[in-house]
About this RNA: A computed fold for a 344-nucleotide RNA from a Pseudomonadota bacterium, annotated as Bacterial RNase P class A. NCBI's taxonomy places the organism under Bacteria, Pseudomonadati, Pseudomonadota. A source record names the gene rnpB. The RNAcentral record of the sequence draws on ENA. The prediction has a mean pLDDT of 79.

């Protein structure tokens, strides 16, 4: 110089004038200070917070799944194990359980799991024929081939008529027991000829976690109208029932009390808060110290015009907050690493 991996930040800068929300000052005019993102998206997790409610055990449902930590929690972060990719830096992985059960394994092939024989090897025993060479039968085998993602240990040496864990050796696998680690695991010995083919994002088993429902949450004030509840007064009064009286129901005024609509406030911006620094810690992260105050709208703001530099400016906007994932994103900085090439 090239090719590359991980991680972090930035999001056109400046000046004017003119709006638009919020807090602050002033009697007022009106002055001053603050005004969207790293994703504010998607609503897919997890909490906080409110309300219904008391969710204790079983049942069902649904998630979650290797250890071990972090965390208010989490399906998230760390940092480990294993397995897979990569030369390398580094990346991926829904990774408990297949000798409880149960179901599936298309097509192809002899079989797809109680194993099996299409092609094929052999002819050593046994019968039979044939003078013989060999042929028939009864019989052995799974080493080769052949189908298939997948074929009932693999490679080699023995052995044998031919084969065959049949016997060895070395790798798989199982089993024991022992070492290191908190654990997943791992790393050797010993032992058993192999008994145990894959699917659990199939059923299920096991371990766990889970009440529902959301700021239109939810609480405060509260007209005007139209309903309701109570007292007092009034005429011993009207209307309705009824033949008629009692007796029911209803109708008048004031005055109180409650519900509740519009409408207004709060919940709503001090927080599981941001920087800095210093401790512990491989690290997520924790603590202790110092400093800041950092949008709050409710038809609903955070823009516009002009000038002017440059690298010509991507995706996109809060709406109760928070911690995560995940998508979108023009273009540039910065820091760690690695592999190639040349020079030194």
């Nucleotide at each position: 110089g090239g090719a590359g991996u991980c991680g972090g930040c930035c999001a056109g800068g400046c000046a004017g004038c003119c709006g638009c929300u919020g807090c602050g000052g002033g009697c007022a005019a009106c002055c001053g200070c603050a005004g969207a993102g790293g994703a504010a998206a998607g609503u897919c997790c997890g909490g906080g917070c409110u309300c219904c409610g008391c969710a204790g055990g079983g049942c069902a449902a649904g998630g979650u799944g290797c250890c071990a930590g972090g965390u208010a929690a989490c399906g998230c972060c760390u940092g480990g194990a294993g397995g897979g990719c990569g030369c390398g830096a580094g990346c991926c992985c829904a990774u408990g359980g297949a000798a409880a059960g149960u179901g599936c394994c298309a097509c192809a092939g002899a079989a797809a799991a109680c194993a099996u024989a299409c092609c094929g090897c052999c002819u050593a025993a046994g019968u039979c024929c044939g003078c013989g060479a060999g042929g028939a039968c009864c019989g052995g085998c799974a080493a080769g081939g052949g189908u298939g993602a997948a074929a009932a240990g693999g490679u080699g040496c023995g052995g044998u008529a031919a084969g065959a864990g049949c016997g060895c050796a070395c790798c798989g696998c199982g089993c024991g027991g022992g070492u290191g680690g908190c654990a997943a695991c791992a790393c050797a010995c010993g032992c058993g000829g192999c008994a145990c083919g894959g699917c659990a994002a199939a059923c299920c088993c096991c371990a766990c976690c889970u009440g529902g429902a959301g700021c239109a949450a939810g609480g405060c004030c509260g007209a005007a109208u139209a309903g309701g509840g109570g007292a007092a007064c009034g005429a011993u009064g009207g209307u309705g029932u009824g033949g008629c009286c009692c007796g029911c129901a209803c109708c008048g005024u004031u005055c109180c009390c409650g519900g509740g609509u519009a409408g207004g406030c709060c919940g709503c911006a001090c927080g599981a808060g941001a920087c800095g620094c210093a401790u512990g810690g491989c690290g997520a992260c924790a603590u202790g110290c110092g400093c800041c105050c950092c949008a709050g709208a409710u038809g609903a703001a955070u823009g516009g015009c002009u000038g002017u530099c440059c690298a010509c400016g991507a995706c996109a906007g809060a709406a109760c907050c928070c911690g995560g994932c995940u998508u979108a994103u023009c273009g540039g900085c910065c820091g760690a690493c690695u592999c190639c090439a040349a020079u030194u």